[in-house]
Model confidence (mean pLDDT): 82 of 100. A computed fold for a 73-nucleotide RNA from Berkelbacteria bacterium GW2011_GWA2_35_9, annotated as transfer RNA. It was read from a public genome assembly. The organism belongs to Candidatus Berkelbacteria, within Bacteria.
RNA sequence: GGGCAUAUAGCUCAGUGGUUAGAGCACGUCACUGAUAAUGACGGGGUCCCAGGUUCAAAUCCUGGUAUGCCCA
Numbered sequence: 001g002g003g004c005a006u007a008u009a010g011c012u013c014a015g016u017g018g019u020u021a022g023a024g025c026a027c028g029u030c031a032c033u034g035a036u037a038a039u040g041a042c043g044g045g046g047u048c049c050c051a052g053g054u055u056c057a058a059a060u061c062c063u064g065g066u067a068u069g070c071c072c073a
Base pairs, nucleotide, nucleotide: 001072002071003070004069005068006067007066010025011024012023013022018056027043028042029041030040031039049065050064051063052062053061
């Protein structure tokens, strides 16, 4: 220098154009217990990496950028 992949909650991830953006773990409250642990119920937490475009409608499609990883030179 060229190519490819990934970027969504504190962490690991799902989501393949239209419902209110979800799960597990973690965190908080409550129940249970003599007290913990475990278990159960409820709850908080996201402008979906950034900018632009397409569309009636974009986390999702397109373009550029940034970051990280891999391959080639």